[in-house]
RNA sequence: GCUCGCGUAGCUCAGGGGUAGAGCGCUUCCUUGGUAAGGAAGAGGUCAUGGGUUCAAAUCCCAUCGCGAGCUCCA
Numbered sequence: 001g002c003u004c005g006c007g008u009a010g011c012u013c014a015g016g017g018g019u020a021g022a023g024c025g026c027u028u029c030c031u032u033g034g035u036a037a038g039g040a041a042g043a044g045g046u047c048a049u050g051g052g053u054u055c056a057a058a059u060c061c062c063a064u065c066g067c068g069a070g071c072u073c074c075a
Base pairs, nucleotide, nucleotide: 001071002070003069004068005067006066007065010024011023012022013021018055026042027041028040029039030038048064049063050062051061052060
């Protein structure tokens, strides 16, 4: 340099045009003599960035950035 994959909650990930989700973690409450476990409720999001297509984009297209893998060239 080229090709491919990935980027979504604090972490691990799902979802792939029509209301953004799960598990774990976090907060509050219940329970307990107290803790763990258990139960209930809640907070937490620029869906990497910019642009395009569309009535509508996290989702499709293009570019860029970042991460990973493969290939190639020079030394």
This is a predicted structure of a 75-nucleotide RNA (transfer RNA) from a Gemmatimonadota bacterium. It matches the Rfam family "tRNA". Rfam links the family to the GO term triplet codon-amino acid adaptor activity.